[in-house]
Context: one part of a larger RNA
RNA sequence: GGAUGAACGCUGGCGGCGUGCUUAACACAUGCAAGUCGAACGAAGCACUUGAGAACAAUUCUUCGGAGGCGUUCUCUUGUGACUGAGUGGCGGACGGGUGAGUAACGCGUGGGUAACCUGCCCUAUACAGGGGGAUAACAGUUAGAAAUGACUGCUAAUACCGCAUAAGCGCACAGAGCCGCAUGGUUCGGUGUGAAAAACUGAGGUGGUAUAGGAUGGACCCGCGUCUGAUUAGCUAGUUGGUGGGGUAACGGCUCACCAAGGCGACGAUCAGUAGCCGGCCUGAGAGGGCGACCGGCCACAUUGGGACUGAGACACGGCCCAAACUCCUACGGGAGGCAGCAGUGGGGAAUAUUGCACAAUGGGGGAAACCCUGAUGCAGCGACGCCGCGUGAGUGAAGAAGUAUUUCGGUAUGUAAAGCUCUAUCAGCAGGGAAGAAAAUGACGGUACCUGACUAAGAAGCCCCGGCUAACUACGUGCCAGCAGCCGCGGUAAUACGUAGGGGGCAAGCGUUAUCC
Numbered sequence: 001g002g003a004u005g006a007a008c009g010c011u012g013g014c015g016g017c018g019u020g021c022u023u024a025a026c027a028c029a030u031g032c033a034a035g036u037c038g039a040a041c042g043a044a045g046c047a048c049u050u051g052a053g054a055a056c057a058a059u060u061c062u063u064c065g066g067a068g069g070c071g072u073u074c075u076c077u078u079g080u081g082a083c084u085g086a087g088u089g090g091c092g093g094a095c096g097g098g099u100g101a102g103u104a105a106c107g108c109g110u111g112g113g114u115a116a117c118c119u120g121c122c123c124u125a126u127a128c129a130g131g132g133g134g135a136u137a138a139c140a141g142u143u144a145g146a147a148a149u150g151a152c153u154g155c156u157a158a159u160a161c162c163g164c165a166u167a168a169g170c171g172c173a174c175a176g177a178g179c180c181g182c183a184u185g186g187u188u189c190g191g192u193g194u195g196a197a198a199a200a201c202u203g204a205g206g207u208g209g210u211a212u213a214g215g216a217u218g219g220a221c222c223c224g225c226g227u228c229u230g231a232u233u234a235g236c237u238a239g240u241u242g243g244u245g246g247g248g249u250a251a252c253g254g255c256u257c258a259c260c261a262a263g264g265c266g267a268c269g270a271u272c273a274g275u276a277g278c279c280g281g282c283c284u285g286a287g288a289g290g291g292c293g294a295c296c297g298g299c300c301a302c303a304u305u306g307g308g309a310c311u312g313a314g315a316c317a318c319g320g321c322c323c324a325a326a327c328u329c330c331u332a333c334g335g336g337a338g339g340c341a342g343c344a345g346u347g348g349g350g351a352a353u354a355u356u357g358c359a360c361a362a363u364g365g366g367g368g369a370a371a372c373c374c375u376g377a378u379g380c381a382g383c384g385a386c387g388c389c390g391c392g393u394g395a396g397u398g399a400a401g402a403a404g405u406a407u408u409u410c411g412g413u414a415u416g417u418a419a420a421g422c423u424c425u426a427u428c429a430g431c432a433g434g435g436a437a438g439a440a441a442a443u444g445a446c447g448g449u450a451c452c453u454g455a456c457u458a459a460g461a462a463g464c465c466c467c468g469g470c471u472a473a474c475u476a477c478g479u480g481c482c483a484g485c486a487g488c489c490g491c492g493g494u495a496a497u498a499c500g501u502a503g504g505g506g507g508c509a510a511g512c513g514u515u516a517u518c519c
Base pairs, nucleotide, nucleotide: 001519002518003517004516006515007514008513009512010511013391014390015389016388017387018386019384020383021349026347027346028345030344031343032342035091036090037089040088041087044084045083046081047080048079051076052075053074054073055072056071059068060067061066098302099301100300107227108226109225110224111223112222113221114220117219118218122215123214124213125212126211127210128209130164132162133161139154140153141152142151143150144149170195171194172193173192174191176189177188178187179186180185200207201206228274229273230272235265236264237263240262241261242260243259244258245257246256247255277299278298279297280296281292282291283290284289304325305324306323307322308321327338328337329336330335355381357380358379359378363377364375365374366373367372394424395423396422397421404415405414406413407412428460431454432453433452434451438446463508464507465506466505467504468489469488470487474503475502476501477500478499484491485490
């Protein structure tokens, strides 16, 4: 000198774009953050409606006995619905969002491999969808419990569940032939035996279902190289290293188990200890290098702590389940409930870090045929000079060099064209009028915002640090080794350009200084 997710002191006009718990991965009140589909299903409710019945009944006729009957209510029944909320079922809750505790590791980066693998939704192609069955929630009844939550009996549906049929192709077993390679091998062909499918809905246009093959996308595993410090850590290792066999996995593999062998790693630093998420990048530097890993993007890991599996194409799952532990809450003391490292917000810690805001209008995501619903992702707004950038706080003229102030050798000198005065201008702010793009036919949170126009007043808008040398900028008074200053050298003990105040001056400027850290 540059830089910062900064903080502190003094000061503070406006706008744009960014950015904002670096500390306690500390504890959390409250609200919201993942739902959706009635074009999969049954039942219930609501509204309207078809038909039947019953009761009441304005009113008409009346032989006063009664008959007809607008209309209202109830019961049963038919159908309809952009209706409602539970339940079964499907898809999605594995994405999106947060954090960096752990991890020195194939975790990450980079380059390869899989002849050892999987892949829902999507695309392409081919072949299919025949015929049955038994349940169960909802619901009703009974019942346990303070509650959370159940138990029993009975009824019912499906694209829920389970057999059977069929098999172009597919899996498995067996034997064979051709071709090829990269070691285990791969691939093609036909043969025999054997095994496994399917679901319907419809508004009649479609949408779905099953199998196989290919693609796309996403993932999994393996390998070469690179990846902090310490030797005041020198030896480490029993599933350890290898083999055979069984199991397991989507798949290879001590991944796991039984048996067998005794190996494997290490001064080219094993093991141990400390520290740390990694990268694209960011800062600095002429570069080489050094430091950092906030925001944004990629990967990884985690979700109160530890462990476990279930479901599923995908999880060993932040707002799913089970167990254990700590903590908090409810309790009728028998037992239960919870997890902000999602967005806001609270307490605490700290030098220190924001609103319990608006909207799904846009972009994107989930569900749905769609209408649409959901979305604290996202788009915006609010707060903070936290940063960068831009603008303003006026311009011209004006010597009686006014007054005041400071100083003085008392003559003057400085402040100083500075002010006043005169002539102008209107950026920003304020006032009034108009008023977008962002949206594709409609739909705009932002927002009457940006922007444009008009009128109006020099008015509403300057501070901070420094002045001994380094280092731009000097005098007076006070103080008297005191009070104090200080980055280094050093100032201060009676004329201090170094302390304090004043005048003057220098620097930067809505900032200026200080502190911390890096180059």
The prediction has a mean pLDDT of 84. The part of an RNA shown here (small-subunit ribosomal RNA, 5' domain) has 519 nucleotides and comes from an uncultured bacterium. Its Rfam family is "Bacterial small subunit ribosomal RNA". Its family is annotated with structural constituent of ribosome and ribosome in the Gene Ontology.